[in-house]
RNA sequence: AGUUUGAUCCUGGCUCAGGAUGAACUCUGGCGGCGUGCUUAACACAUGCAAGUCAAACCAAGCUGCUUCACUGAUCUUCUUCGGAGUUGAUGUUUUGUAUACUGAGUGGCAGACGGGUGAGUAACUCGUGGGUAACCUGCCCUGUGCAGGGGGAUAACACUUAGGAAUGACUGCUAAUACCGCAUAAGACCACAGCGCCGCAUGGUGCAUGGGUAAAAACUCCUGGUGGUACAGGAUGGACCCGCGUCUGAUUAGCUAGUUGGUGAGGUAACGGCUCACCAAGCCGACGAUCAGUAGCCGGCUUGAGAGAGUGAACGGCCACAUUGGGACUGAGACACGGCCCAAACUCCUACGGGAGGCAGCAGUGGGGAAUAUUGCACAAUGGGGGAAACCCUGAUGCAGCGACGCCGCGUGAGUGAAGAAGUAUCUCGGUAUGUAAACCUCUAUCAGCAGGGAAGAAAAUGACGGUACCUGACUAAGAAGCCCCGCCUAAUUACGUGCCAGCAGCCGCGGUAAUACGUAGGGGGCAAGCGUUAUCCGGAAUUACUGGGUGUAAAGGGUGCGUAGGUGGUAUGGCAAGUCAGAAGUGAUAACCCAGGGGUUUCCUCCGGGACUGCUUUUGAAACUGUCAGACUGGAGUGCAGGAGAGGUAAGAGGAAUUCUUACUGUAGCGGUGAAAUAUGUAGAUAUUUGGAGGAACAUCAGUGGGGAAGGGGGCUUUCUGGACUGAAACUGACACUGAGGCACGAAAGAGUGGGGAGCAAACAGGAUUAGAUACCCUGGUAGUCCACGCCGUAAACGAUGACUGCUAGGUGUCGGGAGGCAAAGCCAUUCGGUGCCGCAGCUAACGCAAUAAGCAGUCCACAUGGGGAGUACGUUCGCAAGAAUGAAACUCAAAGGAAUUGACGGGGACCCGCACAAGCGGUGGAGCAUGUGGUUUAAUUCGAAGCAACGUGAAGAACCUUACCUGAUCUUGACAUCCCGAUGACCGCUUCGUAAUGGAAGCUUUUCUUCGGAACAUCGGUGACAGGUGGUGCAAUGGUUGUCGUCAGCUCUGUGUCGUGAGAUGUUGGGUUAAUGUCCCGCAACGAGCGCAACCCCUAUCUUCAGUACCCAGCAGGUUAAGUUGGCCACUCUGGAGAGACUCCCACGGAUAACCUGGAGGAAGGUGGGGACGUCGUCAAAUUAUCAUGCCCUUUAUGACCAGGCGCUACACACGUGCUACAAUGGCGUAAACAAAGAGAAGCGAACUCGCGAGGGUAAGCAAAUCUCAAAAAUAACGUCUCAGUUCGGAUUGUAGUCUGCAACUCGACUACACGAAGCGGGAAUCUCUAGUAAUCGCAGAUCAGAAUGGUGCGGUGAACAAGUUCCCGGCUCUAGCACUCACCGCCCGUCA
Repeated sequence: AGUUUGAUCCUGGCUCAGGAUGAACUCUGGCGGCGUGCUUAACACAUGCAAGUCAAACCAAGCUGCUUCACUGAUCUUCUUCGGAGUUGAUGUUUUGUAUACUGAGUGGCAGACGGGUGAGUAACUCGUGGGUAACCUGCCCUGUGCAGGGGGAUAACACUUAGGAAUGACUGCUAAUACCGCAUAAGACCACAGCGCCGCAUGGUGCAUGGGUAAAAACUCCUGGUGGUACAGGAUGGACCCGCGUCUGAUUAGCUAGUUGGUGAGGUAACGGCUCACCAAGCCGACGAUCAGUAGCCGGCUUGAGAGAGUGAACGGCCACAUUGGGACUGAGACACGGCCCAAACUCCUACGGGAGGCAGCAGUGGGGAAUAUUGCACAAUGGGGGAAACCCUGAUGCAGCGACGCCGCGUGAGUGAAGAAGUAUCUCGGUAUGUAAACCUCUAUCAGCAGGGAAGAAAAUGACGGUACCUGACUAAGAAGCCCCGCCUAAUUACGUGCCAGCAGCCGCGGUAAUACGUAGGGGGCAAGCGUUAUCCGGAAUUACUGGGUGUAAAGGGUGCGUAGGUGGUAUGGCAAGUCAGAAGUGAUAACCCAGGGGUUUCCUCCGGGACUGCUUUUGAAACUGUCAGACUGGAGUGCAGGAGAGGUAAGAGGAAUUCUUACUGUAGCGGUGAAAUAUGUAGAUAUUUGGAGGAACAUCAGUGGGGAAGGGGGCUUUCUGGACUGAAACUGACACUGAGGCACGAAAGAGUGGGGAGCAAACAGGAUUAGAUACCCUGGUAGUCCACGCCGUAAACGAUGACUGCUAGGUGUCGGGAGGCAAAGCCAUUCGGUGCCGCAGCUAACGCAAUAAGCAGUCCACAUGGGGAGUACGUUCGCAAGAAUGAAACUCAAAGGAAUUGACGGGGACCCGCACAAGCGGUGGAGCAUGUGGUUUAAUUCGAAGCAACGUGAAGAACCUUACCUGAUCUUGACAUCCCGAUGACCGCUUCGUAAUGGAAGCUUUUCUUCGGAACAUCGGUGACAGGUGGUGCAAUGGUUGUCGUCAGCUCUGUGUCGUGAGAUGUUGGGUUAAUGUCCCGCAACGAGCGCAACCCCUAUCUUCAGUACCCAGCAGGUUAAGUUGGCCACUCUGGAGAGACUCCCACGGAUAACCUGGAGGAAGGUGGGGACGUCGUCAAAUUAUCAUGCCCUUUAUGACCAGGCGCUACACACGUGCUACAAUGGCGUAAACAAAGAGAAGCGAACUCGCGAGGGUAAGCAAAUCUCAAAAAUAACGUCUCAGUUCGGAUUGUAGUCUGCAACUCGACUACACGAAGCGGGAAUCUCUAGUAAUCGCAGAUCAGAAUGGUGCGGUGAACAAGUUCCCGGCUCUAGCACUCACCGCCCGUCA
């Protein structure tokens, strides 16, 4: 920072951004330096190497050079009698000596106990740190003091014999030493006894002196210089043991221990010690955590963090432990020994089956395991180690190299210029924009890599694995060298396409259901860079275990309450001590690491050197304020004694009255009881009711009170017994005796359980009756445990003030209970004090609500408890319990929340107030009949489509025979019926005639342009090409626009205006008291003041009057005139028409009201309280209706879902159901006759008078009228007269037949009307339901729109003309306020269980 909510503030968890790693994995990969590399199987190991060396300790042997002796006698040469004699002396064998020569088994010495590896074990004096040894050892090394005389006997090797396959032995014989053993000597050492001096914390140490006892030795040699040997003392180094402190988790591990704890004596050890043994005693350890279990090598350090801390213990360094597993000792200065020995075990190998051999947790390497970790390399050149006098030898220690981006650090992949802003790509509103100076072009450079040449330091005289390496120089080419992740928010960085809850993404929230900045791809962008991401782990953020630095009324969290042990903490003043504390000094805190400064490598990483730091421990010297401790004091905290009053405090016993029930008896008769209503039950065998007597149990009305007492639980009639505590007063006594309190002990409602009593009422379980879909419930009638008592258990509750105990301090006001004391004129009042118990309220606190001297304020002490929700107060274990169960008390797994307080709405079979034809009171209907019309359903090739509670259903449709028409069947066309553009042809097109078809289409003929610069242009038709046209195809939940319905003409809706309140969402205003049609109309009050849209008014019609005007209207008066008639002249007086005005505003009076608003009544007036109607519909709700009025995005279609035609057919079907209407059922009526009175409209493809024909619908002829002139046009109900007389009728008119009229190409499906005839249902309508408050309902006709024709519908008009209410209990709907809420998609919500 994100994430709980509609929004808010908290609490609280989850997640992210940072750093790190011995890492691993994906993709990618140029160079160098320095580091680093089996974290897993302490799994098993082939092969090679990793510990030898010394001949100046020794014996024998072999070999080489030189030398010596003897033998042999090849060869050479001299002499020769050629038989031979002499000389030389190779070779070979043997021998003497020598070369510190070489090899080297064995004896002997030293080393092998170091170096190297690993972390299994170990919770320990193992490790760290600081001390101790007067309780110890120490080879090689250093220093010092002495000594080394003289002897002896063996043994390996070797030889012979012999066993065995081998390893390995056995017998006999020979031999040497610095190998082994006596003897002599003893400065000094040691031992035992005893003496003196000095010292120490004790045992004791040390020095001196006398006598006694004991123990030594080895030689070699380059030869006078060394190297060794032995004894003693000292040093140095290395070790051993002991102690203080520190060192993980678990109590669901609470007791452990017999050599155990101590003593005496002995043994053993280098040394102390139960280390071991004998005897004696019974101790020792443990809540400050023993024992047991789990895990783990420890540290310097490393990582992280501001620090405190937390995590970790690779590499480097110190210590420890281990060497296949377990045990054991030997040798040695040192081991209980990685590359030694013995035994046992497992495994592997050899074997002649008798027996043997082996130990990579050394360096390489192999197999295995694993996500995963390297070469069977070079060299002893350097640094070290072992042996040796040394040369040297050995050294997988070490130095180097190889492999791995495993990490850190450094460098490069080019630099400059370059706008035609190239091409390509992406996007686009098609103009452009982005990639982008990026590229190309031109110029330049060479770090790295490559090529060539030179060439180190590391080495003191020689000696270089690394290595022809580092480094230097030269020439050459921009050539050989960039990827990974991300782009919804956190978090820097967005567009297009694809996909369509699919594929997929995701660290958390979440994204994806046809316009995805979240998936995939591309363009672009951002970040890091030879790496980048992911995964894993650690710290941080997390104040989310809180020492620094948090909490517990309601979010998780105060133990049910008290007493009290250990522990923790503790009043005033003085003195001593110095444990804590503070200050100084000394030692130590290894090296490395860290910080600072400097040197080296070109720089960095790295490395060397110096300083600091290492916050610790120890020793010592001081200080004495605070804590502690010791001592003697003090009285304020605490307690004791004294004097008082209050109280349902506890315990035991006794007596009491009212009521219920049962029972005896009297009176009395049919019900009683119970419920919303009933029934079960009870009662004629006498109930209920009433009266008297009796029995028994339980509980104690009034008083009674947010009154009193108690630690809490809890306690209530009266009297008595025993008894606890608190309070007040006074100030005698003690002198800190106090507070808290883990464990422990005690108490502890109700229910439950055991034993024994008791049992009136009530009442789980149970039974019956009701209710109900069911009713294992609520209601009723009964009823058992239990409730009561005694004794002993249980030990839990929302055991709550959801608030632990104690102490001190911090404004007030007002009640009440128990005391005290002061004043006054005293049943009282005033001011005040201590203790309890309430309310309000300031500061302060709190997330808010709230708390507020009885704190949740300000401080202190002690205890208890919580650390996200669920799983779960569950499981296991243990303790307790007779049982029920209680106490203690997890984990796996799962979610991203769960939760607190407050806010706005919505909601309720919550409350309050108010309104409405909402109900009530009335009038008339619907629902029953017939018909009309619409819908559903069914049917059909098609019955085109939409509308669906109110708010669809005489609705779109103000009018389907064709057309309309969207449907069906058949036929035809494909740039198209309609629009624009391009090309070609024609000069027309239109029109007329003919043929043909079911019809469009099709075929033939006639007729026939304009302008002109003569090039052509315009226009029209036909043909062609493709862009496109077209769609009543889909989506009203794609977005909608527009229009409309509805709540509702309800009084509401809003303010990012200013102010105020609140941390904030928000509140206030708009709430409250009145009033109105208007609960936002108005008035009053008010932390609000104002404003906007609504209401009202402004507009239109209508009701009255005035004035102006007067034709086509009207006509009194004047005149003319007709059979009659405003018919004519004239006149506008009236009516009327249409312009302008007036009028009504609670203005006036009275009552009421608050002196208001306003209400009620009255006057005047044509009209009276918005006069009556209309238009006008705030913010919004219903994803309400409409894509088929129209407009529009996307998808789909393009020889068809487009266009055209016909036919015919359909939208008119018909078992049925519903809605809306018409006509009726009759006498308030029907029929007939003759009479009277309107308004508002329409009229030229029209209205059509009059006359005439027809029974009639109508026909014929035809005047007038584009209309205050003419026509439609007759108004009807009504009134008058006559008739019918209660019936399926002279009611009613459906249905059907025949004959006609009109419109129209056309009347069959399928029009309206007329005449005659036929004459159905229906006699007032069940449950249910609708409209209407006055010129209204009801009833009666008239006219228009649509329209060729076709209204019972719809829209208007007038005529006649009521009844009831003046209220708000209820039903429905609505407004406002209010309390609740786990809802906010808002009750059609949320949510629980079961099943699938």
This is a predicted structure of a 1396-nucleotide RNA (small-subunit ribosomal RNA) from an uncultured bacterium. The RNAcentral record of the sequence draws on ENA, Greengenes and SILVA.